RNA sequence: GGCCGGCGCCCGGGCGACGAAAACGGGGGAACCCCGUCAGGGCCGGAAGGCAGCAGCGGUAAACCAUGCUUUUCGGGUGCCCGGUACGAAGGCCCGA
Numbered sequence: 001g002g003c004c005g006g007c008g009c010c011c012g013g014g015c016g017a018c019g020a021a022a023a024c025g026g027g028g029g030a031a032c033c034c035c036g037u038c039a040g041g042g043c044c045g046g047a048a049g050g051c052a053g054c055a056g057c058g059g060u061a062a063a064c065c066a067u068g069c070u071u072u073u074c075g076g077g078u079g080c081c082c083g084g085u086a087c088g089a090a091g092g093c094c095c096g097a
Stems, first nucleotide, its partner, number of pairs: 001094004007088002010084007018075006024068002026065002034059004042051003
């Protein structure tokens, strides 16, 4: 001086773990101000019949609770793998003085 493979740093990508958020699924859930059905009672009507409608029953919204071999997004002093690599510290081999 050259070459080589690996290591570190850094960059990119992939898979995964973790954390956060959202969605979806579960629970829950309205005296009235939501929905349905509306006993009784009420109102209208001469009547037939009609109307509103409490409780009850059923359902649902939000809050709230719990959770996930679910999905998506985001995060980084995250694990592994692949690729790149100006650079860093060593190693091996070769050549020359």
Predicted 3D model of a 97-nucleotide RNA (Bacterial small signal recognition particle RNA) from a Kiritimatiellales bacterium. Rfam family: Bacterial small signal recognition particle RNA. The family's RNA type in Rfam is non-coding RNA gene. For this family Rfam cites "SRPDB: Signal Recognition Particle Database" (Rosenblad et al., Nucleic Acids Res, 2003). Rfam describes the family as follows. The signal recognition particle (SRP) is a universally conserved ribonucleoprotein involved in the co-translational targeting of proteins to membranes. Its mean pLDDT, the model's own confidence on a scale to 100, is 78.